Predicted 3D model of a 331-nucleotide part of an RNA (large-subunit ribosomal RNA, domain IV) from a Deinococcales bacterium.
Context: one part of a larger RNA
């Protein structure tokens, strides 16, 4: 010097990406316990007190037992006393609170760098399927679905719950329609070519006819998706409820908003700090939120992710001392 431990004056997060690590808390009994809440929770919330031994005395009481007992098991509270720095005397054995984001929750995942906000989930919705079902496996027979039958089964999306889920069907998809257009093989055969003495044979072939599909006409968004611009206007100014105009299939409703989304940006204001690019609450100028690619709120839950505080500490100021194992020297 390295590793694993133990202790450390004063301070106590000043360390650092981050209290990472360590310390602290800890069992049982009693008291006590907030916001919020889906009334179940939150909750071991938080925060306090007690805890050993001896005597009264295994006492009061409970329970068992019996006809009644005896006996057994269990068992506080109180009074007095004893010892130690310390009585859950060792070991084992929650730190806590406030606030925000995301996901409702328990679960699941990258065997071997990612456990999460991923996936799943109950619930919700759309859609297909009438049974030899749809759908899937198989060339097929056949099998699964299912020894089920629309309160069933398959597919897709969303993701508990509360409040909700706006407008657009022009494009694409799907469903329906069938008048017309287009259209394959096939049907058809005008007309032509070659050949033959002829009959005939071979061959090319127009009109017309001819399904689905496509064109076409409708419907459909919890189908794929989409949801504007410019100019002017109010008796301070500013702003524009209002007006004009262009374009569109229609121009973003409710709610939320510098957000896991905000470039400018450390936006501005407020809070917290002595000081805050983070955080929280607002504002709205949303570069480029927005309603089941769900919007918003949400108790409970989380080895999730931010911010703040109390406790506690060698994380640090800033080091020091000690133990063991290495390294090193000698043997």
């Nucleotide at each position: 010097c390295u590793c694993u431990c133990u202790c450390u004056a004063a301070g106590g997060a000043a360390c650092u990406c981050u209290g990472c690590a360590a310390a602290a808390u800890a069992g049982c009994c009693c008291c006590g316990u907030a916001a919020c809440u889906u009334c179940g929770g939150g909750a071991g919330a938080a925060g306090g007190g007690g805890u050993c031994c001896c005597a009264c005395g295994g006492u009061a009481g409970g329970u068992u037992g019996u006809a009644a007992a005896a006996g057994g098991c269990u068992g506080a509270g109180g009074u007095g006393g004893g010892c130690g720095c310390a009585g859950u005397g060792a070991a084992a054995g929650g730190g806590c609170u406030c606030u925000a984001g995301c996901g409702a929750c328990u679960g699941u995942u990258u065997a071997u760098c990612a456990a999460a906000a991923u996936c799943a989930c109950a619930g919700c919705a759309c859609u297909c399927u009438g049974c030899g079902a749809a759908c899937c496996c198989g060339u097929g027979a056949g099998g699964g679905g299912a020894a089920g039958u629309a309160u069933a089964g398959g597919g897709u999306g969303u993701g508990a719950u509360g409040c909700c889920u706006g407008c657009c069907c022009g494009g694409u998809g799907c469903u329906g329609g069938a008048a017309g257009g287009u259209u394959a093989a096939g049907g058809g055969g005008a007309g032509g070519a070659c050949u033959u003495a002829a009959c005939g044979g071979u061959u090319c072939g127009a009109a017309c006819u001819g399904a689905a599909g496509c064109c076409c006409c409708a419907g459909u968004g919890a189908a794929c998706g989409g949801c504007g611009g410019c100019c002017g206007u109010a008796a301070c100014u500013a702003u524009a409820a209002c007006g004009g105009u262009c374009c569109u299939a229609a121009g973003g409703u409710a709610g939320c908003g510098a957000a896991a989304u905000u470039c400018c940006u450390u936006g501005u204001c407020a809070g917290g700090u002595a000081a805050g690019u983070u955080c929280u609450g607002a504002c709205c100028u949303g570069c480029a939120c927005g309603a089941a690619u769900g919007g918003u709120a949400u108790a409970a839950c989380g080895a999730c992710u931010g911010g703040a505080g109390c406790g506690c500490u060698g994380u640090c100021u800033c080091g020091g001392a000690g133990a063991g194992a290495g390294a090193c020297u000698c043997g």